[in-house]
Small-subunit ribosomal RNA, 5' domain from an uncultured bacterium, 552 nucleotides, folded computationally. The full RNA is in RNAcentral, with records from Greengenes. The coordinates come from a structure-prediction model, not an experiment, and the mean pLDDT is 85.
Context: one part of a larger RNA
RNA sequence: GGACGAACGCUGGCGGCGUGCCUAAUACAUGCAAGUCGAGCGGAGUCUUUCGGACAGAAGCCUUCGGGCGGACGACUGAAAGACUUAGCGGCGGACGGGUGAGUAACACGUGGGCAACCUGCCCGUAAGUCGGGGAUAACCAGUGGAAACAUUGGCUAAUACCGGAUGUGGUCUUCUUGCUGCAUGGCGAGGAGAAGAAAGAGGGAGCAAUCUCUCGCUUACGGAUGGGCCCGCGGCGCAUUAGCUGGUUGGUGAGGUAACGGCUCACCAAGGCGACGAUGCGUAGCCGACCUGAGAGGGUGAUCGGCCACACUGGGACUGAGACACGGCCCAGACUCCUACGGGAGGCAGCAGUAGGGAAUCUUCCGCAAUGGACGCAAGUCUGACGGAGCAACGCCGCGUGAGUGAGGAAGGCCUUCGGGUCGUAAAGCUCUGUUGCCAGGGAAGAAUGGCUUGCAGUUAACUGCUGCAAGUUUGACGGUACCUGAGAAGAAAGCCCCGGCUAACUACGUGCCAGCAGCCGCGGUAAUACGUAGGGGGCAAGCGUUGUCC
Numbered sequence: 001g002g003a004c005g006a007a008c009g010c011u012g013g014c015g016g017c018g019u020g021c022c023u024a025a026u027a028c029a030u031g032c033a034a035g036u037c038g039a040g041c042g043g044a045g046u047c048u049u050u051c052g053g054a055c056a057g058a059a060g061c062c063u064u065c066g067g068g069c070g071g072a073c074g075a076c077u078g079a080a081a082g083a084c085u086u087a088g089c090g091g092c093g094g095a096c097g098g099g100u101g102a103g104u105a106a107c108a109c110g111u112g113g114g115c116a117a118c119c120u121g122c123c124c125g126u127a128a129g130u131c132g133g134g135g136a137u138a139a140c141c142a143g144u145g146g147a148a149a150c151a152u153u154g155g156c157u158a159a160u161a162c163c164g165g166a167u168g169u170g171g172u173c174u175u176c177u178u179g180c181u182g183c184a185u186g187g188c189g190a191g192g193a194g195a196a197g198a199a200a201g202a203g204g205g206a207g208c209a210a211u212c213u214c215u216c217g218c219u220u221a222c223g224g225a226u227g228g229g230c231c232c233g234c235g236g237c238g239c240a241u242u243a244g245c246u247g248g249u250u251g252g253u254g255a256g257g258u259a260a261c262g263g264c265u266c267a268c269c270a271a272g273g274c275g276a277c278g279a280u281g282c283g284u285a286g287c288c289g290a291c292c293u294g295a296g297a298g299g300g301u302g303a304u305c306g307g308c309c310a311c312a313c314u315g316g317g318a319c320u321g322a323g324a325c326a327c328g329g330c331c332c333a334g335a336c337u338c339c340u341a342c343g344g345g346a347g348g349c350a351g352c353a354g355u356a357g358g359g360a361a362u363c364u365u366c367c368g369c370a371a372u373g374g375a376c377g378c379a380a381g382u383c384u385g386a387c388g389g390a391g392c393a394a395c396g397c398c399g400c401g402u403g404a405g406u407g408a409g410g411a412a413g414g415c416c417u418u419c420g421g422g423u424c425g426u427a428a429a430g431c432u433c434u435g436u437u438g439c440c441a442g443g444g445a446a447g448a449a450u451g452g453c454u455u456g457c458a459g460u461u462a463a464c465u466g467c468u469g470c471a472a473g474u475u476u477g478a479c480g481g482u483a484c485c486u487g488a489g490a491a492g493a494a495a496g497c498c499c500c501g502g503c504u505a506a507c508u509a510c511g512u513g514c515c516a517g518c519a520g521c522c523g524c525g526g527u528a529a530u531a532c533g534u535a536g537g538g539g540g541c542a543a544g545c546g547u548u549g550u551c552c
Stems, first nucleotide, its partner, number of pairs: 001552004006548005013400006019393002021358001026356003030353003035092003040089002043086011055074001060069003099311003109235007118228002123224008131165001133163002140155006172195010201216006237283003244274003249271008286308004290301004313334005336347004364390001366389003372386001373384004403433004413424004437493001440487004447479001451475010496541005501522003507536005517524002
């Protein structure tokens, strides 16, 4: 000199863009952060319409005045159809997104290769199919236990839930024949025979119906895409005052296990394997793209943003699933907190806000799904503390302003003075302007593309009001009456901080008297201190200026 996720002191006008618990991976009140599909299914509830039953019965009509006919409106109930809602079964998603850096010196990361040793839901392409049956079970109803959490018995029922059967394009396995080829175990094919093995429907339209058609699904297989798993070379911390380490240890055979190779696991056999090119141990640490500095080489760092990894109260375990050994899933153990009728239960902010604590120190219990993205859904749409925004903080960077011109009797006043004057100083006042920004008033966007609805055209089809595509119109904004534009009025509302002995730009007076104090180094202060304190003056930076800390 530069840099900072900074802090502290004094000061503080506006805007844009960023950034904001570095400490206790400490403990957490409260709310929200992952749901969705009724076009998979059976119920339940509410409403509407139609038909039926039974109740009550107005107006009106008749009457022999006893009553009769009549049936509006109402309320009850059964069936059917439709609309809406949704506890349950079922599907997909909860493995993404979001947080943190504890652990980890490791194939964790970076980089370059490999898998003749692998998996891949949703998505794309291709080929073939989607036949025909069955038994249950939630919900519900009835009951029992319990304070609750919840548990349990009996009965009923459905499915794109579950289970047999059929078929088998292609694939798998067995066996036979055979071609090409290699990096060892082999790999890539061609043909024949045999074996086991799939599936699910839903919605719309046309039609009297049979049936046809469209859309979304379902099954098998191959290929792709995407995502992942595994292996290897190389690379990046400290200590040798850590020198020896190792028993599934090193290798082999066989078996098991896995999506897959492998001591991954096991039985047997052999006795190996690593190490001064630093094994082992201990300490420290998430790694990288990058960031800071530097002429570079190098040194330092790993906040924000992006990639990878690891973790989710602590430890362990598996289940489900295409994918987890699973932050807001399950089970066990532990510590802690809470509820309890004492029998037993509930919980996990390193999600967004927020609280306590710790600390020099780090924000709102805000608005919205309008945009982008994600989950589900045919869609409308629902959900989304991802995200988009607003709020707080000079924490940082950048931009702007606090006025411009003119103005000498060089006013008043302060300070200094050799008492002549000098200086603050064109500075002020005054006059003439401008009007950034703030304040006030008026106008006022882009971010919006979709999707929905209406209309038209084309395609699909035997045909369509269905579906698909295109075009036109209409509708959708949290921010926000924001940005921006215009106008009125008005210098009115906007400057501080540090320094002035040398290094180092900037000097006098008074006070003090080795005192009080200053100080980065050298050093100042003991009676004329440009070094302490104050004042005037001056220098430097400026909405900041200094100090401290850390790095180059």